A computed fold for a 103-nucleotide RNA from Sphingobium sp. CECT 9361, annotated as Glycine riboswitch aptamer. The prediction has a mean pLDDT of 77. Taxonomically the source falls in Sphingobium (Bacteria, Pseudomonadati, Pseudomonadota, Sphingobiaceae).

[in-house]
């Protein structure tokens, strides 16, 4: 100087799951003497359904290996998410630095 591993910062890719149901509130259209019914869409709440790749929890192939640890994209679904978009996002890729191991 190079290579492998681990972390971190930045950039880039990145999925699944609602056109559900009420009730509130306001807006647009439309009608009226002004109004209600009506027709679209939005916001809040509530249930009911669903998804698993933030994180949590369990099994457990496996690895270590003295007790006994430690382990997933498997499984639960507390949490978190699912009515455009945005945010999040395991997980890959690049640069850059930092340890630590080889040549």
């Nucleotide at each position: 100087g190079g290579g492998c591993a681990u972390g971190a910062u930045a950039c880039g890719g990145g999925a699944g799951a609602g056109u559900g149901u009420c009730g509130c509130u306001g807006c647009g259209g439309g009608g009226u003497a002004a109004a209600a019914g009506c027709c679209g869409g939005a916001g809040c709440g509530a249930c009911c359904g669903c998804c698993g790749a933030a994180g949590g929890a369990g099994c457990a192939a496996c690895c270590g290996c003295c007790c006994c640890g430690g382990a997933a994209u498997c499984u639960c679904u507390c949490a978190g998410g699912c009515g455009a978009c945005a945010a999040g996002g395991a997980c890959c890729g690049u640069c850059u630095c930092a340890u630590g191991u080889u040549c």